[in-house]
RNA sequence: UGGUCAUCAAGAAAGGCUGAGGGAAUAGACCCGGUGAAGCCUUGACAACCGAUUCUGCUCAAGAGCGGAACACGGUGCCACAUUCUACUUUUGUGCUCUAUGCGUCCGUUUUUUUCACGGAUGAAGCAGAAGAACGAUGAGUG
Numbered sequence: 001u002g003g004u005c006a007u008c009a010a011g012a013a014a015g016g017c018u019g020a021g022g023g024a025a026u027a028g029a030c031c032c033g034g035u036g037a038a039g040c041c042u043u044g045a046c047a048a049c050c051g052a053u054u055c056u057g058c059u060c061a062a063g064a065g066c067g068g069a070a071c072a073c074g075g076u077g078c079c080a081c082a083u084u085c086u087a088c089u090u091u092u093g094u095g096c097u098c099u100a101u102g103c104g105u106c107c108g109u110u111u112u113u114u115u116c117a118c119g120g121a122u123g124a125a126g127c128a129g130a131a132g133a134a135c136g137a138u139g140a141g142u143g
Base pairs, nucleotide, nucleotide: 001143002142004140005139006138007137008136013043014042015041016040017039021032022031023030026087027086028085029084044079046077049075050074051073053070054069055068056067057066058065059064060063088132089131090130091129092128093127094126095103096102097100104122105121106120107119108118109117
C1' cells in the first nucleotide's frame, strides 16, 4: 500500500504538560471547546477482534475439526454527539398555487368539431419516511 471477510445507534475519564481549535476529507447543517479543543505523558476504565487459559456441545478416520460459554493474562482497539446528520441509488406518501368551488395534464360521457358542463385519475421537482450502496474506522488473515 492493494484486495478479502467480519463489525460499526451498546459501552467506558481522571490527573499533568500545553494553549485554539475540534467532530477523517469536500460542501451544507448541527454541535463540542479558555468551566481548556487537538496533541503528548501517566493512571484508570470499557470492550471478547486475535492469542493464551478454563469449562462445555456436536462430528469423525481418535486427536483432530466445527461451535458455545467464561475470562481483560498477552496483541490490538476504544473512552461527546448513530461512522454526529445529509449528499448517491431504489422505494413509499404528497398534483400546483395556497383558499379561490381557483389552476395544469390525462381519460371518459354529451356534442359534427371546439368551447362549456359533468365524472374520474394524476407526473416531475421539492419535502417527509424506509431500505441499500458508497466513503470512512477497527480487527483478522492475505498479496
The RNA shown here (SAM riboswitch aptamer (S box leader)) has 143 nucleotides and comes from an uncultured Chlorobiaceae bacterium.
Its mean pLDDT, the model's own confidence on a scale to 100, is 76.
Rfam family: SAM riboswitch aptamer (S box leader). Gene Ontology term of the family: regulation of gene expression.